RNAcentral holds the sequence, with entries from SILVA. The RNA shown here (small-subunit ribosomal RNA) has 1476 nucleotides and comes from a metagenome. Its Rfam family is "Bacterial small subunit ribosomal RNA". Gene Ontology terms of the family: structural constituent of ribosome and ribosome.
[in-house]
RNA sequence: AGAGUUUGAUUCUGGCUCAGAACGAACGCUGGCGGCGUGGAUAAGACAUGCAAGUCGAACGGGAUCAUCUGGUAGUAAUACUAGGUGGUUCAGUGGCGAACGGGUGCGUAACACGUGGGUCACAUUCCGGGAAGUGAGGCAUAGCCCAGGGAAACUUGGAUUAAUUCUUCAUGUGGUCGCAAGACUAAAGGCGCAAGCCGCUUCCUGAUUGGCCCGCGGCCUAUCAGCUAGUUGGCGGGGUAAAAGCCCACCAAGGCGACGACGGGUAGCUGGUCUUAGAGGACGACCAGCCACACUGGAACUGAGACACGGUCCAGACACCUACGGGUGGCAGCAGUCGAGAAUCUUUCACAAUGGGGGCAACCCUGAUGGAGCGACGCCGCGUGGAGGAUAAGGUCUUCGGAUUGCAAACUCCUGUCAUGCGAGAACAAAGCCUUAUGGGUGUGAUAGUAUCGCAAGAGGAAGAGACGGCUAACUCUGUGCCAGCAGCCGCGGUAAUACAGAGGUCUCAAGCGUUGUUCGGAAUCACUGGGCGUAAAGGGUGUGUAGGCGGCGUGAAAAGUCAGAUGUGAAAUCUGGGGGCUCAACCCCCAAAUAGCAUCCGAUACUGUCAUGCUGGAGGUCUGUAGAGGAGUCUGGAAUUCUCGGUGUAGCAGUGAAAUGCGUAGAGAUCGAGAGGAACACUUGUUGCGAAAGCGAGACUCUGGGCAGAAACUGACGCUGAAACACGAAGGCCAGGGUAGCGAACGGGAUUAGAUACCCCGGUAGUCCUGGCAGUAAACGGUGCACGUUUGGUGUGGGAGGAAUCGACCCCUUCCGUGCCGGAGUUAACACGUUAAACGUGCCGCCUGGGAAGUACGGUCGCAAGAUUAAAACUCAAAGAAAUUGACGGGGACCCGCACAAGCGGUGGAGUAUGUGGCUUAAUUCGAUGCAACGCGAAGAACCUUACCUGGGCUUGACAUGCAUCUCUAAGGUGGUGAAAGCCAUCGACCCUAGCAAUAGGGAAUUUGCACAGGUGCUGCAUGGCUGUCGUCAGCUCGUGUCGUGAGAUGUUGGGUUAAGUCCCGCAACGAGCGCAACCCCUGUAGAUUGUUGCCACCGGAGAAAUCCGCGCACUCAAGCUAGACUGCCCAGUUUAACUGGGAGGAAGGUGGGGACGACGUCAAGUCCGUAUGGCCCUUACGCCCAGGGCUGCACACGUACUACAAUGCUCAGUACAAUAGGAACUAAGACCGCAAGGUGGAAGAAAUCCGUUAAAACUGGGCUCAGUUCAGAUUGCAGGCUGCAACUCGCCUGCAUGAAGUUGGAAUCGCUAGUAAUGGCGCAUCAGCUACGGCGCCGUGAAUACGUUCCCGGGUCUUGUACACACCGCCCGUCACAUCAUGGGAGCUGGUUGUGCCCAAAGUGCCCUCACGGGUCCAAAGGCGCGACUGGCGACUGGGAUGAAGUCGUAACAAGGUAGCCGUAGGGGGCCU
Repeated sequence: AGAGUUUGAUUCUGGCUCAGAACGAACGCUGGCGGCGUGGAUAAGACAUGCAAGUCGAACGGGAUCAUCUGGUAGUAAUACUAGGUGGUUCAGUGGCGAACGGGUGCGUAACACGUGGGUCACAUUCCGGGAAGUGAGGCAUAGCCCAGGGAAACUUGGAUUAAUUCUUCAUGUGGUCGCAAGACUAAAGGCGCAAGCCGCUUCCUGAUUGGCCCGCGGCCUAUCAGCUAGUUGGCGGGGUAAAAGCCCACCAAGGCGACGACGGGUAGCUGGUCUUAGAGGACGACCAGCCACACUGGAACUGAGACACGGUCCAGACACCUACGGGUGGCAGCAGUCGAGAAUCUUUCACAAUGGGGGCAACCCUGAUGGAGCGACGCCGCGUGGAGGAUAAGGUCUUCGGAUUGCAAACUCCUGUCAUGCGAGAACAAAGCCUUAUGGGUGUGAUAGUAUCGCAAGAGGAAGAGACGGCUAACUCUGUGCCAGCAGCCGCGGUAAUACAGAGGUCUCAAGCGUUGUUCGGAAUCACUGGGCGUAAAGGGUGUGUAGGCGGCGUGAAAAGUCAGAUGUGAAAUCUGGGGGCUCAACCCCCAAAUAGCAUCCGAUACUGUCAUGCUGGAGGUCUGUAGAGGAGUCUGGAAUUCUCGGUGUAGCAGUGAAAUGCGUAGAGAUCGAGAGGAACACUUGUUGCGAAAGCGAGACUCUGGGCAGAAACUGACGCUGAAACACGAAGGCCAGGGUAGCGAACGGGAUUAGAUACCCCGGUAGUCCUGGCAGUAAACGGUGCACGUUUGGUGUGGGAGGAAUCGACCCCUUCCGUGCCGGAGUUAACACGUUAAACGUGCCGCCUGGGAAGUACGGUCGCAAGAUUAAAACUCAAAGAAAUUGACGGGGACCCGCACAAGCGGUGGAGUAUGUGGCUUAAUUCGAUGCAACGCGAAGAACCUUACCUGGGCUUGACAUGCAUCUCUAAGGUGGUGAAAGCCAUCGACCCUAGCAAUAGGGAAUUUGCACAGGUGCUGCAUGGCUGUCGUCAGCUCGUGUCGUGAGAUGUUGGGUUAAGUCCCGCAACGAGCGCAACCCCUGUAGAUUGUUGCCACCGGAGAAAUCCGCGCACUCAAGCUAGACUGCCCAGUUUAACUGGGAGGAAGGUGGGGACGACGUCAAGUCCGUAUGGCCCUUACGCCCAGGGCUGCACACGUACUACAAUGCUCAGUACAAUAGGAACUAAGACCGCAAGGUGGAAGAAAUCCGUUAAAACUGGGCUCAGUUCAGAUUGCAGGCUGCAACUCGCCUGCAUGAAGUUGGAAUCGCUAGUAAUGGCGCAUCAGCUACGGCGCCGUGAAUACGUUCCCGGGUCUUGUACACACCGCCCGUCACAUCAUGGGAGCUGGUUGUGCCCAAAGUGCCCUCACGGGUCCAAAGGCGCGACUGGCGACUGGGAUGAAGUCGUAACAAGGUAGCCGUAGGGGGCCU
């Protein structure tokens, strides 16, 4: 010190979240030791038990008891009993002092309660210090004790007797009180001691201490609390108190407080301080310390120096306990402890040794204050859980199988000894006090504690966990799971390869702790004093006038309030900070210093602000002279147009729309002419012109009236600016009352449109729109920009004025003031933009904002006739909502361009039959894949078996196939037999090679058996992949480097002007270059040349033959093969700008990429393919593998695609006859010949090919027939007879002949191909292949057209631009009702609490007062209680309103593009969103 999160990306605004520190904490896991702290925050709930305030016999009488002494009685005596004295101990009582301190708690309290500083001449103060003076003489009681009585008890009544430092009388009067004085009044107590004396007592003065009362200032929220107050404010008199005072009372006056927040409501003990923070601030007020308040709840007084009293009294109430039912008793918010509630907070401990307190002369007693210990990781601090050497074992985990990691870890060896453990020794805190012969001497005291500490011993032995590991944030892999289970602080993970879940290994961070939760501050400049904003992000009031307030020009003087400086007092201690010191260190503790805002007093300064006084003219105002204007109000007047009425002319339509219809019209419309009525609005002029505060103002004239501007300078002399509250004005729509109503026109009616149409369109039409008087008070009331003043470069228009120059003249021109626009500089801004009319730079004042939604809503208040306006929340919910700009995509936005895209043509499909593919259905199976274009004669260039992946059945299990290891034997190849549908199973016959060795034999190979590794899988995932392919699209695009611009995403280049098939080329340009694409280079084809001529060719020549033809010669031609040439806008003309290029022309076989092919940029579609092969992961392993037989893939109510054949005469049929090319050929092509009507058969010449076969091409052409018909068209279907292939044609092949002769007569909506050797049409060949479903696919040659005006429209594409709320990108986004679920909330008949006000009734105790000899009675006040009436604030509540949220519900499609009717604001009506 920052980080994450809105977007495809960016900048900004803005919220949410995180990292830090802290805690009287709690919870989870874990837990060795010590020190120092700390521990009922909730129920001020209730409390069993014990203790927490007593003491004094040196104030007093008595009882009991002990010791001792002296008597008496009885007894011989011991002894017993009894009387008295002395001393000790002890008990209740009288008396004194204390109990008002100490200890607890935080209910109440917003207050002189607290803090701070003052006042008290308005006061008190036991005990204590100092000082002065006294302490004489009497008296009456009473408790106790005793007797009698009542009561269960608590307790109590009566009688008798008694003491004092109890009470009381008299005396004295230093002193004190009262009083002007005279004068009056006013005290006491003794005890101890042999004594000295000591302790007391009384009065007064003084000090000290501690209190009471009063005052200034300071510190919470709320205005949805705005008015409060009758003892209230003051006075006179009196009462009362220690003391001032309405503190109380009588009378008099009518005051007092409040926007600087009274009164009311809520919350709260206050402070020193604590936490946090850079600071300023913010939050808090545990422990410790000061003050206050309280003591079961409420009230009251008594005693006393002090209380209205925590462990006192009285009364009332609630609660609890005892009871003999009559009545009594109690108060832990003291220390422990119990129950309860709670997430949660300790021992029913030891001691008065120390410190302190009470009593006492003292010893001493008391002290749950205090000192200690105990419990709790609750916090802070410290220590330890070992150190050195040692090799990388095992195990775990991962793995690319090599290894890596755990891990310089363990084991093992050596060493040390903190803490804990055991044994032994063993403190300090102690001095007062007391005694005494007194500067001294003596004596004695420890709860903690046998603790701290020290010494010794033994042994690494007893001592590590928690959280995290996707980013923020340090730390990564495997397995499991499969949007499940779960995680999560925010963003977000999980749908079969999860570093995010769970487990494991590893790693990281802290460490006797670690995490989680909660809370506070910080980060947050996110309430901004330091230190923010308001054109569009939240935010300028609709506008003005103006009160309070805030702020205020230039001088001089005075005073000294603010301000500044000095001094004094205070600012408790503790805390914090600095220094020093003590516990081994630290925490902790001690000492010293510093600091302390502030407050008070005194003495100074006087610049600035304020105050007072006195001036000034620059701000402001006023005067005069001019001036422009739709400024306002009233009265009057005008013309054009619409509508209506009347009359004339006149006839069938008019009106309306995208098209129509409703409507009007033969009862005469519309049209046209004339006359009249009435209301509303004011064309042209009219202008980013004018005026006004804004709303707003537009025909003309008159009357009244407001403001502005310019010029002049004689006047006043700061009179100013702003402006809460208040007042006034305030469009449209709306409301009330009365008028008016031509046109328009919510609602409403009708007609259309539509799936619907409560709309858009059309025909009508009421309120309203208009006037008068009132109300209302809102608008996207906008420049989305508050008002005022000052300062700061410019250019150019325009409205109003003044001046100058010039002129006949206010033309033009120059200067200047005020207004109103555009452009633009500095500067500002997130950007867009603003820019002397600021959104620049400054000042003053007001208003407003603080995430989105809920909501400008609810409740309450105010206003209103109502509609409603104004003021204005919360619960809950989300992690965004938003601004500007960028790149795309999209638009029923725009511009330009292209394409068989349309148009112009030719031929088809869609109808029929058949073939084929698909869907569907069926099935044991009908294997699988492909599904808009871009699946559907597709994978499949050949399903009868095989193929084959499917089904049924029969079999095999290291396997049909590969490699390795081990093992076994003799068998392997091959043959035979049995069984069987086959596969298979069973039985049987049957070999060899190499090395060593004479051989036997051994080893190895091959083979077999068995076993283990493994094979195998057309099983899944094309959404894990490679590769290949389709598509946009052969469309012209897609990018990069450097530079420049921009905060940035990005832009520029690539846009612009031309041009092209083309980002093709040219020109221009902050760009200059480059790459992948285009084009070219490659192949075929079209022309020519040279070369080479066999298997090709045959013109000339020769030979043979009747001819066809053959042979030779030959290479001219054709042809074949490679090579070369040719075309480049090269030449000419024209156009443009000179260029690119375009149009025309020449030459040429070919002319403007000559025609065709191959070739497919960056990318898109999670496009297709795991069933071509490859491949990760998962799955099967006597089966999801392998073999076999049979079946199926061919199944058929149906639907679709692609084809073939046709429907005929441009045809069919018969006969004749002409002209090809590409291919292929050995398990092959097959000639001539023969057989068969034919398919085909017999046979085999020739040919591994420019040699032989294929090879008669067909359409065309010539001639004959058919004559428009279901035909001499068409050929489906079926029957019979055959042929071929093949183990095998039943399911399920092809072909031939004869016979049969279906639908079909040109095809609805719709739709496809094609621009020239193309379409159309005719045949031929090939691959696959035993055969074939081929009518499919791929090629070849023949014949051979028509049309294109053109780019408006449909489709697709490209470039630029525009809008956008889209970015999964329009198949987008998104609104509202309804239905369901959940949540919080408003209203609600009422029900039920709490707080509080007020009136009345009743009234305990008690003080005062009155009466009474006394007992007692009365009375004022008054707690509690009761009866009413309110106010405020909670809870429940049938029903009801809207709101929010929720993967896949319903209806529509309102908004975003011109969103398909531009949208939005206010208002009104209707209505589901919405419409008008």